[in-house]
Context: one part of a larger RNA
RNA sequence: UGACGGGGGCCCGCACAAGCGAUGGAGCAUGUGGUUCAAUUUGAUGCAAAGUGAAGAACCUUACUAGGGCUUGACAUGUCGUGAAUCCUCCCGAAAGAGAGGAGUGACUUUGGCAACGCUGACAUAGGUGGUGCAUGGCUGUCGUUAGCUCGUGCUGUAAGGUAUUGGGUUAAGUCCCACAAUGAGUGCAACCCUCGUUUUUAGUUGCUAGCAUUGAAUUUGGAACCCUAAAUAGACUGUCGGUGAUAAGCCUGAGGAAGGUGAGGAUGACAUCAAGUCAUCAUGCCCAUUACACCUUGGGUGACACAUGCGCUACAAUGAAUGGUACAAAGGGUCGCAACCUCGUGAGGGCAAGCUAACCUCAAAAACUUGACCUUAGUUUGGAUUGCAGGCUACAACUCGCCUGCAUAAAGCUGAAAUCGCUAGUAAUUGUCGGUGAGCCAUACGACGGUGAAUCUGUUCUCGGGUCUUGUACA
Numbered sequence: 001u002g003a004c005g006g007g008g009g010c011c012c013g014c015a016c017a018a019g020c021g022a023u024g025g026a027g028c029a030u031g032u033g034g035u036u037c038a039a040u041u042u043g044a045u046g047c048a049a050a051g052u053g054a055a056g057a058a059c060c061u062u063a064c065u066a067g068g069g070c071u072u073g074a075c076a077u078g079u080c081g082u083g084a085a086u087c088c089u090c091c092c093g094a095a096a097g098a099g100a101g102g103a104g105u106g107a108c109u110u111u112g113g114c115a116a117c118g119c120u121g122a123c124a125u126a127g128g129u130g131g132u133g134c135a136u137g138g139c140u141g142u143c144g145u146u147a148g149c150u151c152g153u154g155c156u157g158u159a160a161g162g163u164a165u166u167g168g169g170u171u172a173a174g175u176c177c178c179a180c181a182a183u184g185a186g187u188g189c190a191a192c193c194c195u196c197g198u199u200u201u202u203a204g205u206u207g208c209u210a211g212c213a214u215u216g217a218a219u220u221u222g223g224a225a226c227c228c229u230a231a232a233u234a235g236a237c238u239g240u241c242g243g244u245g246a247u248a249a250g251c252c253u254g255a256g257g258a259a260g261g262u263g264a265g266g267a268u269g270a271c272a273u274c275a276a277g278u279c280a281u282c283a284u285g286c287c288c289a290u291u292a293c294a295c296c297u298u299g300g301g302u303g304a305c306a307c308a309u310g311c312g313c314u315a316c317a318a319u320g321a322a323u324g325g326u327a328c329a330a331a332g333g334g335u336c337g338c339a340a341c342c343u344c345g346u347g348a349g350g351g352c353a354a355g356c357u358a359a360c361c362u363c364a365a366a367a368a369c370u371u372g373a374c375c376u377u378a379g380u381u382u383g384g385a386u387u388g389c390a391g392g393c394u395a396c397a398a399c400u401c402g403c404c405u406g407c408a409u410a411a412a413g414c415u416g417a418a419a420u421c422g423c424u425a426g427u428a429a430u431u432g433u434c435g436g437u438g439a440g441c442c443a444u445a446c447g448a449c450g451g452u453g454a455a456u457c458u459g460u461u462c463u464c465g466g467g468u469c470u471u472g473u474a475c476a
Base pairs, nucleotide, nucleotide: 001476002475003473004472005471007470008469009468010467011466012465013464015460016459019423020422021421022420023419026314027313028312030310031309032308033307034305035304042053043052064300065299066298067297068296069295077124078123079122080121081119082118083117086103087102088101089100090099092097108113128288130287131286132285136283137282138278139277140276141274148187149186150185151184152183153182154163155162156161166179167178168177169176193266194265195264196263198234200232201231202230203229204228208223209222213220237260240254242252243251244250303442316416320375323372324371325370332363333362334361337356338355342351343350344349382413387408388407389406390405391404392403393402429452430451431450432449433448434447435446
């Protein structure tokens, strides 16, 4: 100087408390461990692995495994030889691939060849998702959006170092003020950036429609007010009043205001730490194998199943289920596409097909909500697992192993022990909608969007983590 303490002081955080809802019990979905297997490819393992790499494993993917093949190779460059390329038929085969026969001669040209492409052989070499993340780059997690981490000059100490950075206040903040052997500076903080909330101006199509005509209908003619769109602009700064404070920084309260003290949310992550993660994105040193640990192909596997565990979905019902009527969003996607209307089908879907490269057409129905009648506390008109049959769709192909529909079947489950998790406001809870992943989809995941919309906290004793000052130490 650090680190540590079941030492002390001060401070902060959904850390506790106060509340609301979950997990832990059930069924299923999914990840992991374990076991099994020819193979169940592999990385990640307290917080910071486990719905994670994977924004999507039937083949492909694919790295694994059993067969069948191949050895200058699936791919790259150079040299030599040969045939332009290319197309058709037969045959062995699961395919890859091997064999046989035939058609065919183009462009440029100095008639020597040359370019592109195919084949064969030879050699330099290719290729490796093989190993090492404890050889590395790059990228990322974590402490933590915590308030810290340093430097120049000076002063001080024999030196390691100290001072500044401590103290008194204050702040979300090493934020600011005052004091001071310190005085300045850098990097973090804050601000500058984006979205939302208010105004004004400009612009009105595909968007809007107040008033006046018009229509079945913003339908048409009109309109530029409103809404909206998207560019600029103003606005918030403790600016102002009062109180308090050291006449400071600030704090408390009020006014005005769409918004008030960081207005809300996002992006933004200092010096370092964990030999943290990744050689399987990529790059790369070294090591390793080279008729194989490379490459092609068919089938299988990654989907196994006594069990253990993590993240979720659906429920256990009447604040409900099923059924009829009826209302209100936002944000997205669409030409390899989205598909209206009509029509067939109980339905998933099928047929025909207008419109749309989209503020125009379309996916599209928002759902909780509200309002009728019905069920009456039951393993039920709850719950939907499981299984049988019949179908639809995608795709060469749904057996291993897809999704969806109809009929039948009707399991566990009656609110969950110890323990544990999330959340402070348009938040939790609840409710639907959309998107990406390029046939389809195992999505209940992930990412976004709106609708309805709470309770509690004016405390810091305790638990956990962090900051700072101080103290002890046989630790470094």

Description: Small-subunit ribosomal RNA, 3' major domain from Picea glauca, 476 nucleotides, folded computationally. Taxonomically the source falls in Picea (Eukaryota, Acrogymnospermae, Pinidae, Conifers I). The coordinates come from a structure-prediction model, not an experiment, and the mean pLDDT is 82. The RNAcentral record of the full RNA draws on SILVA.